This is a predicted structure of a 479-nucleotide part of an RNA (small-subunit ribosomal RNA, 3' major domain) from Chitinophaga pinensis. NCBI's taxonomy places the organism under Bacteria, Bacteroidota, Chitinophagia, Chitinophagales, Chitinophaga.
[in-house]
Context: one part of a larger RNA
RNA sequence: UGACGGGGGUCCGCACAAGCGGUGGAGCAUGUGGUUUAAUUCGAUGAUACGCGAGGAACCUUACCUGGGCUAGAAUGCAGAGAGACAGAUACUGAAAGGUGUUGUCCCCGCAAGGGGCUGUCUGCAAGGUGCUGCAUGGCUGUCGUCAGCUCGUGCCGUGAGGUGUUGGGUUAAGUCCCGCAACGAGCGCAACCCCCAUCACUAGUUGCCAACAGGUAAUGCUGGGGACUCUAGUGAAACUGCCUGCGUAAGCAGUGAGGAAGGAGGGGAUGAUGUCAAGUCAUCACGGCCUUUAUGCCCAGGGCUACACACGUGCUACAAUGGCGAGUACAAAGGGCAGCAACAUGGCAACAUGAAGCAAAUCCCAAAAAGCUCGCCUCAGUUCAGAUUGAAGUCUGCAACUCGACUUCAUGAAGCUGGAAUCGCUAGUAAUCGCAUAUCAGCAAUGAUGCGGUGAAUACGUUCCCGGACCUUGUACA
Numbered sequence: 001u002g003a004c005g006g007g008g009g010u011c012c013g014c015a016c017a018a019g020c021g022g023u024g025g026a027g028c029a030u031g032u033g034g035u036u037u038a039a040u041u042c043g044a045u046g047a048u049a050c051g052c053g054a055g056g057a058a059c060c061u062u063a064c065c066u067g068g069g070c071u072a073g074a075a076u077g078c079a080g081a082g083a084g085a086c087a088g089a090u091a092c093u094g095a096a097a098g099g100u101g102u103u104g105u106c107c108c109c110g111c112a113a114g115g116g117g118c119u120g121u122c123u124g125c126a127a128g129g130u131g132c133u134g135c136a137u138g139g140c141u142g143u144c145g146u147c148a149g150c151u152c153g154u155g156c157c158g159u160g161a162g163g164u165g166u167u168g169g170g171u172u173a174a175g176u177c178c179c180g181c182a183a184c185g186a187g188c189g190c191a192a193c194c195c196c197c198a199u200c201a202c203u204a205g206u207u208g209c210c211a212a213c214a215g216g217u218a219a220u221g222c223u224g225g226g227g228a229c230u231c232u233a234g235u236g237a238a239a240c241u242g243c244c245u246g247c248g249u250a251a252g253c254a255g256u257g258a259g260g261a262a263g264g265a266g267g268g269g270a271u272g273a274u275g276u277c278a279a280g281u282c283a284u285c286a287c288g289g290c291c292u293u294u295a296u297g298c299c300c301a302g303g304g305c306u307a308c309a310c311a312c313g314u315g316c317u318a319c320a321a322u323g324g325c326g327a328g329u330a331c332a333a334a335g336g337g338c339a340g341c342a343a344c345a346u347g348g349c350a351a352c353a354u355g356a357a358g359c360a361a362a363u364c365c366c367a368a369a370a371a372g373c374u375c376g377c378c379u380c381a382g383u384u385c386a387g388a389u390u391g392a393a394g395u396c397u398g399c400a401a402c403u404c405g406a407c408u409u410c411a412u413g414a415a416g417c418u419g420g421a422a423u424c425g426c427u428a429g430u431a432a433u434c435g436c437a438u439a440u441c442a443g444c445a446a447u448g449a450u451g452c453g454g455u456g457a458a459u460a461c462g463u464u465c466c467c468g469g470a471c472c473u474u475g476u477a478c479a
Stems, first nucleotide, its partner, number of pairs: 001479002003476003007473007015463002019426005026317008034308002042053002064303007076126006083119002088103006106117004128292002131290003137286002139281003142277001144275001149188006155164003168179003194269004199237007209226002213224003240263001243257001244255004306445001319419001323378007335366003340359002344355004385416001390411007432455007
């Protein structure tokens, strides 16, 4: 100087407390461990692994296994030799890859000689490797932590390590600001500048809108038209403790204050200092070293990654009446669409099929929002709860659904009556609850992930305690 303390002081955080909803019990989905296996590819392992890499494992992917094949190789460059082909067509063999044959015999410039191009073959250099080392590395990432810290120049103090500044008194979300001070300044962080939302104004009105006027329909901005309104999308305004009162030297704090759409950081995002964990990644990529070269490379078929006594994590659906079922009826936002989205019509109980208008989309389509509201049935039961499992018949995608897809219909109708010890999330448009969309994608194991809106709470006395962190101080046989 740090680190640590079941030392002290001050302060903060859904850290506790106060609340609401879960997990832990059931069934299923998914990941992991273990076991099994020819293989169940590899990585990730307290917090910071475990719906993680994977934003799509039937083949492919695919890295694994079994078997069959190739050997300068699947791709690319260079040099030399030699050829005129290569492609294409076709026969046999084979699971395919591959192998063995037949046929086929280049182009441009130039009269020619010759030159150039292109494509096989052979030879030689380079290849290839998801092989090892993340403890050789770059890059990227997690975490402490969006915590308020981490440093430097000069000066001063100290023999020196180092200190001071950065401590102190206040204040703040903040090393934020104020005051003081052997310090005076500065840098990286904080904040602001950036984006979205909340209010208003201006500009612009098509594909959006429809107040007034006119026309028209069974009905509809449907039509003429209009720019008022909504909205769209560009520019600006607006919030600064600016004003008032009280406290305070100041910074600032308090107020059912005024005004205001918004009030003291208005809400959210992006943004992550110096460093820590030899944290993670050699399997995104790059790269040092090592290893391999008729194989640890490459091609193919089939299988596996989907196994199953069990254990754990993360979820979904429930156990019902604040509910289930049937009928009727409202109100979104944000997205996507041409190898696409598909209105509508017809067939089918349905999944879907057939035909087909419109739309490269503020125009057309996906599209029905759901919870909600109204009416009716059920009346506390393993039930009109719950839907696992299984049987049968189908639909769709795809070369192909056996291992191993999703969906539909009929039948079947398991566990489960609110969950031990323990444990998680959340402070407001949040939790809870309800649907919608997208990426990936032929299809889909999506209950996942990422977004979007609808309905919409309870509670916070307080900081004694648990956990983590910040600053000062103290002790130390630690560095």
Its Rfam family is "Bacterial small subunit ribosomal RNA". Gene Ontology terms of the family: ribosome and structural constituent of ribosome.